[in-house]
Context: one part of a larger RNA
RNA sequence: GGCACAUGGGGGAUGCCUAGGCUCUGGAAGGCGACGAAGGACGUGAUAAGCUGCGAAAAGCUGCGGGGAUUGGCAAAUACGAAACGAUCCGCAGAUAUCCGAAUGGGGCAACCCGGUACGAGAAGAUCGUAUCAUUCCGUUAAUAGCGGAAGGCGAACGUGGGGAACUGAAACAUCUAAGUACCCAUAGGAGAAGAAAACAAAAGUGAUUCCCGGAGUAGUGGCGAGCGAAACGGGAAAAGCCCAAACCGGUGUUGUUUCGGCAAUACCGGGGUUGUAGGACUGAGACGUGGCAAGCAAUCAAUGAAGCGGAACCAUCUGGAAAGGUGGAUCAGAGAGGGUGACAAUCCCGUACGCGAAUCGUUGAUGAAGCCUAUCAGUAUCCUGAGUAACGCGGGACACGAGAAAUCUUGCGUGAAACCGGCGGGACCAUCCGCCAAGGCUAAAUACUCUCCAGAGACCGAUAGUGAACCAGUACCGUGAGGGAAAGGUGAAAAGAACCUCGAACAGAGGAGUGAAAUAGACCCUGAAACCAUGUGCCU
Repeated sequence: GGCACAUGGGGGAUGCCUAGGCUCUGGAAGGCGACGAAGGACGUGAUAAGCUGCGAAAAGCUGCGGGGAUUGGCAAAUACGAAACGAUCCGCAGAUAUCCGAAUGGGGCAACCCGGUACGAGAAGAUCGUAUCAUUCCGUUAAUAGCGGAAGGCGAACGUGGGGAACUGAAACAUCUAAGUACCCAUAGGAGAAGAAAACAAAAGUGAUUCCCGGAGUAGUGGCGAGCGAAACGGGAAAAGCCCAAACCGGUGUUGUUUCGGCAAUACCGGGGUUGUAGGACUGAGACGUGGCAAGCAAUCAAUGAAGCGGAACCAUCUGGAAAGGUGGAUCAGAGAGGGUGACAAUCCCGUACGCGAAUCGUUGAUGAAGCCUAUCAGUAUCCUGAGUAACGCGGGACACGAGAAAUCUUGCGUGAAACCGGCGGGACCAUCCGCCAAGGCUAAAUACUCUCCAGAGACCGAUAGUGAACCAGUACCGUGAGGGAAAGGUGAAAAGAACCUCGAACAGAGGAGUGAAAUAGACCCUGAAACCAUGUGCCU
């Protein structure tokens, strides 16, 4: 020096565990904010650095309800307190709520600085306290005086609208694709959008919209490449229909005109009226009470949620540190879900099945005043039925459809109708036929989503996994900044966390002693692999 074995050191794999995650299901909720939010700064404790709570009334104050013995959070310790005159704790309703922040009296390098006005304190013109003073829009008004109201900001996804890429694919690339995606902007709601046929269809019919299954990767479209990709119709979910404009009638104001009787124009208001077998106005006849409603104050009732309450049944013995294990004999079960307890507990504890519960607040439903709607028949001369619209041309876009034979929808520019004897559509266009009535509006449900709350589930993870984060993590740390972004769990049943002694400079460390079932469980603490290091023994050189 090598090899082997043994014993240690080192290291933290593995096993076991779970306080945390992940993905879903059912239900709830779907908003908060000038009554000052979200988020922060600074304070606040007997001692108090951090977290949590709270706000100068500051780990809290008041009332009501629950509850029934401890209690002053995490968090030990000391001191001092509170509590059957019911504390702590839980629920409901209130009070307080510094400063910044939409931040809103003005300013500003957020948490700071400086004001006006009124009232008060004060000897005071110092100083202090309380209240108030932003902007925009709407209403009112003669008024840009005043007064009243609203908005502003934040929030995970879901919605609608306005803008809108590229990488990529086409095995290159330009049309095309990716994709109307990502992203930006505006804005709404618990959903949103869409929606009561100028619709589909086809000789038969359907009867608003939305969503799902099929139709179907079909018909089509496409450098006919890559790709893109319907609809009718059938089956389901859910179902709900309505209101204006106009004609006509009436009113008010203004203007013009006037022979002062009016007439006309215009604006606004009320009635009327709402459709395609056309309907309505208008004229005549007839009907005034009945029925309905998607909107519904207060109050009452019912259900339900927000604290809680009751809730069956086991002992002995053996092993052991410990019994829930073994053995013996019992019991309950509308409860043998689950968790805990010194090893594996239906009957020890918390619970579970089942039953019960609210002074107060919320939700839903019913009743409910007010409110809204509610009739036909006949006549058909006249009037009305959405105009810079429809349509057409040019250029775009949307439609599964890339200009194509290209209908349909939309519109930047240009042109520009008809008016019921009217108009649009049925995929160029024309005729016949059929369907429908544009150029105004509203509309639950079925659908989408989950920041959040409650209950539950998992052939999901188990600390290099699972969230980035099981632990004081969006922390430490990095970056001027936008931003990036960790590592880090486990003594024991119980701290019983090692009194005392010795060595030592020692508050280091070690050896005794003691605790414990165990200390090679000693806080660098369960198990404790490998690399690597050391010591001892053996063999070889």

Model confidence (mean pLDDT): 84 of 100.
This is a predicted structure of a 541-nucleotide part of an RNA (large-subunit ribosomal RNA, domain I) from Proteiniphilum sp.
The source organism's lineage runs through Bacteria, Pseudomonadati, Bacteroidia, Dysgonomonadaceae and Proteiniphilum.